[in-house]
């Protein structure tokens, strides 16, 4: 940089003490000890090895390399639609500076290359 895949799974203990959850803006988490580091446990099947089925695609199982083990990737940004509210004396007419959802995108994460 490309690709692919991010709504599902899976927690104890120790050390150690103040922030953390990538940024924004929200909202959580955290002295009843979070974040993190270090053991064991599991979780999952991206990528290599062996077995086993299978004509074949392919599948199961096991093993190593990674990865993961709060909250969809915690939401959420920029774009398009759809509905609703609101603006206005009212009609029309419309939401960049309302709000719900949908879809697509960034940005991130993780794996192979």
């Nucleotide at each position: 940089c490309u690709u692919a895949u991010c709504g599902a799974g899976a927690g104890c203990g120790g050390c150690g003490g103040a922030g953390g959850g990538a940024c924004u803006g929200g909202c959580c988490c955290g002295a009843c000890g979070a974040u993190g580091c270090c053991g064991c446990a599991g979780c999952a099947a991206c990528c290599g090895g062996c077995u086993c089925c299978g004509c074949a695609a392919g599948g199961a199982g096991u093993u190593g390399g990674u990865g993961c083990u709060a909250a969809c990737u915690c939401c959420u940004g920029c774009a398009a639609g759809a509905c609703c509210u609101g603006u206005c004396c009212g009609c029309u007419a419309c939401a960049c500076c309302g709000g719900u959802c949908u879809u697509g995108g960034a940005a991130g994460a993780u794996a192979a290359g």
SAM riboswitch aptamer (S box leader) from a soil metagenome, 113 nucleotides, folded computationally. The model forms 97% of the base pairs in the Rfam consensus. Model confidence (mean pLDDT): 84 of 100.